[in-house]
Background
A computed fold for a 91-nucleotide RNA from a Chloroflexota bacterium, annotated as c-di-GMP-I riboswitch aptamer. The coordinates come from a structure-prediction model, not an experiment, and the mean pLDDT is 91. The sequence was found by an Rfam model in a public genome assembly. Lineage of the source: Bacteria > Bacillati > Chloroflexota.
RNA sequence: UUUCGAAAAGGGCAAACCCCGAUGAAAAUCGGGGGGCGCAAAGCUGCGGGUCUACAGCUUCGUAGGAGGCUAUGACAGCCGGGUUGCCGAA
Repeated sequence: UUUCGAAAAGGGCAAACCCCGAUGAAAAUCGGGGGGCGCAAAGCUGCGGGUCUACAGCUUCGUAGGAGGCUAUGACAGCCGGGUUGCCGAA
């Protein structure tokens, strides 16, 4: 250095849920506090797959209100994989 991941050491992050506030059509996300499911990258990154949502758009039914269907340019990194950075050093 690469691979690997301990009944090691020092630490890190923070699920569900609860309280306060904000953004968004929604999914979802962000900030503060509590909480502690879990994670060796549960650091970062939408490149591949997958999943979620459907404002707008297209379309079907309907006199219409409206309802249904399709569809990311939206979202998820704690869904999987890839890329990239990184603490420690037993076997």